[in-house]
């Protein structure tokens, strides 16, 4: 230093509820913890979802916008015992 990985320390914060944004999906803030080793950041590519508009049977199409706790990719990264 690298592999593996026990502990310790800290970190995020799911359903839900309360205010508060938002047509909506769905965010912000306080309470809660179901989980997370990138559950730190970024919408590039798939996925989903919302709203327009076109079709209007309905699949779809297009525009815009939402998830990074859906999946992939870029970036950045914590602690460390015995072997």
């Nucleotide at each position: 230093u690298u592999c593996c990985g026990a502990a310790c320390g800290g970190g995020u914060a799911a359903a839900c509820c309360u205010c508060g944004g938002g047509u909506a999906a769905c965010c912000g803030a306080g309470g809660g913890a179901c989980a997370c080793a990138a559950a730190g950041c970024c919408a590039c590519g798939g996925g989903u979802c919302c709203u327009g508009u076109g079709a209007c049977a309905g699949a779809c199409a297009c525009a815009g916008g939402a998830u990074a706790g859906c999946c992939g990719g870029g970036u950045u990264g914590c602690c460390g015992a015995a072997g």